[in-house]
Molecule: FMN riboswitch aptamer (RFN element)
RNA sequence: ACAACGUUCCGGGGCUCGGUGAAAAUCCGAACCGGCGGUCACAGUCCGCGAACCCGUCGCGGCCAUCCCAGCAGGGGAGGGCCACGGAGGGCCGACCUGGUGGAAUUCCAGGACCGACAGUCACAGUCUGGAUGAGAGGAACGGCGG
Repeated sequence: ACAACGUUCCGGGGCUCGGUGAAAAUCCGAACCGGCGGUCACAGUCCGCGAACCCGUCGCGGCCAUCCCAGCAGGGGAGGGCCACGGAGGGCCGACCUGGUGGAAUUCCAGGACCGACAGUCACAGUCUGGAUGAGAGGAACGGCGG
């Protein structure tokens, strides 16, 4: 110094001004924001990952009725339906160009663009409220047989 593994902690930002209106942080004009790993050099737009949602599957628990055995002990067994939770898996999943520098950049610089789950709401939400004091890609510290 190094691997499996273990423990603990960390792990998402953003509506300011004006307009219309009965009503908008939701519309219109401007404003503001950018998770994680990778990459020959720094990425919201490259390659992947994560959260929400959907699907069937397995496990465990609960509820419901059915059938069989036994025959009054509310006993034993079988497959089925629904619900909740958990595991692994699958589906779905947005958006960039031009020029410059350079050996190398859709990552830097300049310019011009574009994108942003679901539910809620006196009116449509990337920015408000909520699921969420959740989950999580992953990160850090410490421990770590043995050689």